[in-house]
RNA sequence: UCCGAGGUAGCUCAGCGGUAGAGCAGUGGACUGUUAAUCCAUUGGUCCUGGGUUCGAAUCCCAGCCUCGGAG
Numbered sequence: 001u002c003c004g005a006g007g008u009a010g011c012u013c014a015g016c017g018g019u020a021g022a023g024c025a026g027u028g029g030a031c032u033g034u035u036a037a038u039c040c041a042u043u044g045g046u047c048c049u050g051g052g053u054u055c056g057a058a059u060c061c062c063a064g065c066c067u068c069g070g071a072g
Stems, first nucleotide, its partner, number of pairs: 001071007010024004018055001026042005048064005
């Protein structure tokens, strides 16, 4: 330099163009000699950035940044 994959909650990741979710973690509660485990409820998001398309974009298009892999 070129090609490909990826960037979404604190972490690991889902997510047909039509209200952003799960598990873990956190918080509150139940349970009990106490802790752990278990169960119930619940908080938490500028969907990497900037444009474009569209009635409507995490999703499609363009450019950029970062990470990983490959080629040279």
Record summary
This is a predicted structure of a 72-nucleotide RNA (transfer RNA) from a Patescibacteria group bacterium. The sequence was found in a public genome assembly. The prediction has a mean pLDDT of 82. Its Rfam family is "tRNA". The family's RNA type in Rfam is transfer RNA.